[in-house]
Predicted 3D model of a 72-nucleotide RNA (transfer RNA) from a bacterium. The same sequence occurs in records of 2 taxa. Its Rfam family is "tRNA". The family's RNA type in Rfam is transfer RNA.

RNA sequence: GCCCCUAUAGUUUAAUGGAUAAAACAUAAGCUUCCGGAGCUUGCGAUGGGGGUUCGAUUCCCUCUAGGGGCG
Numbered sequence: 001g002c003c004c005c006u007a008u009a010g011u012u013u014a015a016u017g018g019a020u021a022a023a024a025c026a027u028a029a030g031c032u033u034c035c036g037g038a039g040c041u042u043g044c045g046a047u048g049g050g051g052g053u054u055c056g057a058u059u060c061c062c063u064c065u066a067g068g069g070g071c072g
Stems, first nucleotide, its partner, number of pairs: 001071007010025004018055001027043005048064005
């Protein structure tokens, strides 16, 4: 330099182009306990940036950024 793949919550993963983006773990509060742990209940929390297509984009297209891989 060229090509390919990936980017969703603190972490690991879901989501035919269509309902308020779903769950597990973690975390906070409460219940429980002498205290903790476990368990139960209720919360908090995310689509890498910018543009385009579309009535509608996590999903399709372009570009950038970051990471990974291959070729030279």
The RNAcentral record of the sequence draws on ENA.